[in-house]
C1' cells in the first nucleotide's frame, strides 16, 4: 500500500487563494476558510461545547412523483518503541453551560 467487511455522515458551511506535479482525471505543498467523525479538554456520566491533536472538506452524482433507493467519499486518531506481548510522548493562552452524580468544606 492494496482488496474486503461493519457502523454513522453526506442538512447547512467555507478560495474564482499562491506554488509544484501530470497528456488528462488528478495528486502534493503553503495560506486562509469552513466543519465535532476519532483522540484530547471542559472534575465523572449524558446533553451542549472548545478547531488543541488526527482525518477531512471549500461543486457529490444518478434514480424516483413522493418516501426512499443506489453509486461514490469521508471519518471510525497521530508520534515513538518493540519480533511479539506489554508499553512510551504530545494535544491550545479555546471552552468552561444545563441536568445526575462524586469528592471536599
Nucleotide at each position: 500500500u492494496c482488496c474486503g467487511g461493519a457502523c454513522a455522515u453526506c442538512a447547512a458551511g467555507a478560495g474564482u487563494a499562491g506554488g509544484g506535479c501530470u497528456g488528462a482525471c488528478g495528486c502534493c505543498c503553503u495560506c486562509a476558510c469552513c466543519a465535532a467523525c476519532c483522540u484530547g479538554c471542559c472534575g465523572a456520566c449524558c446533553c451542549g461545547g472548545c478547531a488543541a491533536g488526527g482525518u477531512g472538506g471549500u461543486g457529490u452524482c444518478c434514480c424516483a412523483a413522493a418516501a426512499g433507493g443506489g453509486a461514490g467519499a469521508u471519518g471510525u486518531g497521530g508520534c515513538c518503541a518493540a519480533g511479539g506481548a506489554c508499553g512510551g510522548c504530545a494535544a491550545c493562552u479555546a471552552a468552561g453551560g444545563g441536568g445526575u452524580c462524586c469528592a471536599a468544606c
A computed fold for a 105-nucleotide RNA, annotated as SAM-I/IV (S-adenosyl methionine) riboswitch aptamer.
Its mean pLDDT, the model's own confidence on a scale to 100, is 77.
Rfam family: SAM-I/IV (S-adenosyl methionine) riboswitch aptamer. The family is grouped with related families in Rfam's "SAM clan". The literature on the family includes a 2008 paper in RNA by Weinberg et al., "The aptamer core of SAM-IV riboswitches mimics the ligand-binding site of SAM-I riboswitches".